Model confidence (mean pLDDT): 82 of 100. The RNA shown here (Guanidine-I riboswitch aptamer) has 96 nucleotides and comes from Propionispora sp. 2/2-37.
RNA sequence: UAAAUAGUUUUCUAGGGUUCCGCGGUUCGCUGGUCUGGUCCGAGAGAAAACGACAGUCUAAGGACUGUAGCACGGAGGGAUAAAAGCCCGGGAGAA
Numbered sequence: 001u002a003a004a005u006a007g008u009u010u011u012c013u014a015g016g017g018u019u020c021c022g023c024g025g026u027u028c029g030c031u032g033g034u035c036u037g038g039u040c041c042g043a044g045a046g047a048a049a050a051c052g053a054c055a056g057u058c059u060a061a062g063g064a065c066u067g068u069a070g071c072a073c074g075g076a077g078g079g080a081u082a083a084a085a086g087c088c089c090g091g092g093a094g095a096a
Stems, first nucleotide, its partner, number of pairs: 007051006015041002020038002022035001023032003053068006071091001073094001077089003
């Protein structure tokens, strides 16, 4: 100085807030997330499953079985939604 593109979806978790429900307060209009919760959002660097990819073997040619899939420190700021966040910008800037 240069290079790394690391699949998709679903469910769940860490985490997150406050539209709705519940709970609490109330001057009954509303209000409190500085309310454990249900709904809700939710991980590139968390988990699982399915599908897909690649390699090998077998095959009645439609597929079947087995295996592989490593590493990943990280702001500030901005954006969406009711709102916030390990969400999105973003495996970004930067560091190593």
Of the family's consensus pairs, 100% are formed in the model. It matches the Rfam family "Guanidine-I riboswitch aptamer". Rfam links the family to the GO term regulation of gene expression. About the family: This family represents a conserved RNA structure found upstream of the ykkC and yxkD genes in Bacillus subtilis and related genes in other bacteria. The function of this family is unclear although it has been suggested that it may function to switch on efflux pumps and detoxification systems in response to harmful environmental molecules.